Notes:
Predicted 3D model of a 74-nucleotide RNA (transfer RNA) from a Candidatus Omnitrophota bacterium. It was read from a public genome assembly. Rfam family: tRNA. Gene Ontology term of the family: triplet codon-amino acid adaptor activity.
[in-house]
RNA sequence: CGGGGAGUAGCGCAGCUGGCUAGCGCACAUGCUUUGGGAGCAUGGGGUCCCGGGUUCGAAUCCCGGCUCCCCGA
Numbered sequence: 001c002g003g004g005g006a007g008u009a010g011c012g013c014a015g016c017u018g019g020c021u022a023g024c025g026c027a028c029a030u031g032c033u034u035u036g037g038g039a040g041c042a043u044g045g046g047g048u049c050c051c052g053g054g055u056u057c058g059a060a061u062c063c064c065g066g067c068u069c070c071c072c073g074a
Base pairs, nucleotide, nucleotide: 001073002072003071004070005069006068007067010026011025012024013023019057028044029043030042031041032040050066051065052064053063054062
């Protein structure tokens, strides 16, 4: 320098053939259970979907430009 992949909750990920309130597991908070802890059960909180523009009635999803990380090539 060129090509490819990834970026979504504290962590790991799904969703990416555009559509309603953005979800799952773990973690966290509260309650129940227990002598207590753990396990289990119930409820709940938490997101500028990496950033900035564009297209559209409508964008996590499509287009453009950046940033970070990983892989391959030179």